This is a predicted structure of a 111-nucleotide RNA (SAM riboswitch aptamer (S box leader)) from Fictibacillus terranigra.
The sequence was found by an Rfam model in a public genome assembly.
Rfam family: SAM riboswitch aptamer (S box leader). From the family's description: The SAM riboswitch is found upstream of a number of genes which code for proteins involved in methionine or cysteine biosynthesis in Gram-positive bacteria.
The organism belongs to Fictibacillus, within Bacteria.

RNA sequence: CUCUUAUCAAGAGUGGUGGAGGGACUGGCCCGAUGAUACCCGGCAACCUGCAGAUUUUUAUUCUGAACAGGUGCCAAAUCCUGCAAGGCAAAAAGCUUUGAGAGAUAAGAG
Numbered sequence: 001c002u003c004u005u006a007u008c009a010a011g012a013g014u015g016g017u018g019g020a021g022g023g024a025c026u027g028g029c030c031c032g033a034u035g036a037u038a039c040c041c042g043g044c045a046a047c048c049u050g051c052a053g054a055u056u057u058u059u060a061u062u063c064u065g066a067a068c069a070g071g072u073g074c075c076a077a078a079u080c081c082u083g084c085a086a087g088g089c090a091a092a093a094a095g096c097u098u099u100g101a102g103a104g105a106u107a108a109g110a111g
Stems, first nucleotide, its partner, number of pairs: 001111008013041001015040003021031003025083001027081002042075003047071004051065004079103001084100006
């Protein structure tokens, strides 16, 4: 980097360093010198491994649980909204709305 599967409206600091951009991209709309993004500490969560229970003759599998250890992840706003397709409201346009796809993020596995 590509593929497969799963998840993405919950949750997470009044700390330290540092000093200008940041929220993937488009168009919006926001965050930010009352200090953002980032890094450290701290925290949240429960994807994987270990762990506990159930299932099973056993192993494996599957399900449930816990958060003690390890691997990640995450900690403004729904993935902040949006983009493509179809439907609904609206005489139409603007606008509002539903579903699906796409794109993206993360985990686990494969190449």
The coordinates come from a structure-prediction model, not an experiment, and the mean pLDDT is 82.